This is a predicted structure of a 106-nucleotide RNA (Guanidine-I riboswitch aptamer) from Tildeniella torsiva UHER 1998/13D.

[in-house]
RNA sequence: UAUUUAAGCCUCUAGGGUUCCGGUUUGGUUGCAAAGCUGAAUGCCUGGUCCGAGAGAGGCGAGUUGGUAAUAGCCAACUACACGGCGGGAUAAAAGCCCGGGAGAU
Repeated sequence: UAUUUAAGCCUCUAGGGUUCCGGUUUGGUUGCAAAGCUGAAUGCCUGGUCCGAGAGAGGCGAGUUGGUAAUAGCCAACUACACGGCGGGAUAAAAGCCCGGGAGAU
């Protein structure tokens, strides 16, 4: 020194937890019963909602080059590489989220 463009957005996935829904366990309660109402615990509950990647996928956008064209526009191709904490932060909570393509390693 290895750099400020490409490193923006959207949808999703790996992954993530537990506010809400559902599941499970359990207390109380109504009822002859079936069943209902309600509190608590549980995410070592595969679930729905939810969070969600720089180093995952797709799309859009953007850029470069070429062709065409009228300076607009349209069409085509290309857009590489990327090992990585501890700790902290947000949310109900956690995380491959954010700090962070950071520190460091090389």
It matches the Rfam family "Guanidine-I riboswitch aptamer". Its family is annotated with regulation of gene expression in the Gene Ontology.